């Protein structure tokens, strides 16, 4: 390093591989690569689309198949709009929206070193650096209608 069985944990940039690329081999054939983290499990159901953010290196992160926590329409449920009902608006148990600002936050490829292999690949150690989301602050917009109550 490979194989079998068992247990545990983790994982949806996740799984797979007919093109492509790489390695071994005279050939036959065999082996390998093919998404780096952050964020995300919608309240539930059905349907549609086929998924956010960025990454000193540019990244085959090409191409294809499948899946998916993404987006969206409808319905139901729930929160807010003083209370109840009906309607409406808006959102999803962190339960209004938008804009701006601030703080804070990553890993890997590459390099170097190590060990293994015929080799590609994969593995281990090592440094640095994001944006979205979320948080805080500011500003703007919204915070409704009817009936009955409460004050």
């Nucleotide at each position: 390093g490979g194989g079998a069985g068992g247990c545990u944990a983790u994982c949806a940039g996740c799984g797979c591989c007919a093109g492509g690329c790489c390695c071994c081999g005279g050939a036959a054939g065999g082996g390998g690569c093919g998404a780096c983290g952050a964020g995300g499990g919608a309240u539930g159901g059905c349907g549609g689309c086929g998924a956010u953010c960025g990454a000193a290196a540019g990244a085959c992160u090409c191409g294809g198949c499948g899946g998916a926590u993404g987006c969206u329409g409808c319905c139901a449920c729930g929160g807010u709009c003083c209370c109840g009902g009906c309607g409406g608006a808006u959102c999803g148990a962190c339960a209004g929206g938008a804009a701006g600002a601030a703080a804070g936050c990553a890993a890997a490829a590459a390099g170097c070193a190590g060990a293994a292999u015929c080799g590609a690949c994969a593995c281990u150690g090592u440094a640095a650096c994001a944006g979205a989301g979320g948080u805080u602050c500011u500003u703007c917009c919204g915070u409704c209608g009817c009936c009955g109550g409460a004050a």

Model confidence (mean pLDDT): 75 of 100. The RNA shown here (glmS glucosamine-6-phosphate activated ribozyme aptamer) has 151 nucleotides. Of the family's consensus pairs, 84% are formed in the model. Rfam family: glmS glucosamine-6-phosphate activated ribozyme aptamer. Its family is annotated with catalytic activity and regulation of gene expression in the Gene Ontology.